[in-house]
RNA sequence: CAAUCUGGAACGCUGAAUUCUUCUAAAGGAAGAAGCGGGGGAACCAUUUAUUGGGGUGAAUCCUCUCUGAAACCGGAUGCAUAUUGUAUUUUGGUUCAGAGGGGUAGGGUUACACUCUUCAAUCCGAACCCGUCAGCUAACCUCGUAAGCGUGGCAAGAGGAGAU
Numbered sequence: 001c002a003a004u005c006u007g008g009a010a011c012g013c014u015g016a017a018u019u020c021u022u023c024u025a026a027a028g029g030a031a032g033a034a035g036c037g038g039g040g041g042a043a044c045c046a047u048u049u050a051u052u053g054g055g056g057u058g059a060a061u062c063c064u065c066u067c068u069g070a071a072a073c074c075g076g077a078u079g080c081a082u083a084u085u086g087u088a089u090u091u092u093g094g095u096u097c098a099g100a101g102g103g104g105u106a107g108g109g110u111u112a113c114a115c116u117c118u119u120c121a122a123u124c125c126g127a128a129c130c131c132g133u134c135a136g137c138u139a140a141c142c143u144c145g146u147a148a149g150c151g152u153g154g155c156a157a158g159a160g161g162a163g164a165u
Base pairs, nucleotide, nucleotide: 011151012150013149014148018034019033020032021031022030023029035146036145037144038143039142040141045136053134054131055130056129057128062104063103064102065101066100067099068098069097071096072095073094074093075091076090077089078088079087080086107125108124109123110122111121113161115160116159117158118157119156120154
């Protein structure tokens, strides 16, 4: 000097997921308020649906390729039976479905003036979960959540705004 690990503080990122108050000696926990976010729910309007189930949160949809697997269907081969049909086994093949992986993509984020918009460039994500046969929109009204996970760097350009001098 660099890297790695652990702990604390500050700052920052995705996200609705922040702040405050009370009870308890304190912590944990419990309760409440504000802020932010979601769902249900008239009229009017819309829809023509109804196991091919349908729906919700979320940016997370859709297309294609490869491999693997199970079942069904189609085609082929062989055996049996046969007036015609059919039936059993097998399979280089094809279709459908599921899983894993690759490539793209609708769409979404970051790159630090405390904020917003536009452009260029770089880069990342493009998941997961829930309801349970049921929900279009939707005033009043009812109801739920307030987690979890992380560490970027272009001191880019323009405009507004903020701040400093």
c-di-AMP riboswitch aptamer (ydaO/yuaA leader) from Firmicutes bacterium UBA3930, 165 nucleotides, folded computationally. The coordinates come from a structure-prediction model, not an experiment, and the mean pLDDT is 76. It was read from a public genome assembly, where an Rfam model found it. Of the family's consensus pairs, 92% are formed in the model.